A computed fold for a 72-nucleotide RNA from Penaeus vannamei, annotated as transfer RNA. Its mean pLDDT, the model's own confidence on a scale to 100, is 81. Rfam family: tRNA. From the family's description: Transfer RNA (tRNA) molecules are approximately 80 nucleotides in length. The organism belongs to Penaeus, within Eukaryota.
[in-house]
RNA sequence: UCCAGUGUGGUCUAAUGGCUAGGAUACGCGGAUCUCAGCCGCGAGACCCGGGUUCGAUUCCCGGCACGGGAA
Numbered sequence: 001u002c003c004a005g006u007g008u009g010g011u012c013u014a015a016u017g018g019c020u021a022g023g024a025u026a027c028g029c030g031g032a033u034c035u036c037a038g039c040c041g042c043g044a045g046a047c048c049c050g051g052g053u054u055c056g057a058u059u060c061c062c063g064g065c066a067c068g069g070g071a072a
Stems, first nucleotide, its partner, number of pairs: 001071003005067003010025004018055001027043005048064005
């Protein structure tokens, strides 16, 4: 420099043009326990950024950024 890929809560991950954006783990509160952990219940927490298409975009398109990979 070129090529294709990925980007979702603190972390890991699912899904879809109209969803309350789901799950696991971690975290907070409560229950039970003599206490702690585990366990049970509840809660908060996310679609990388900008533009376009569309009645409607996290999803499709373009550009950017970041990450990892490949070629030279």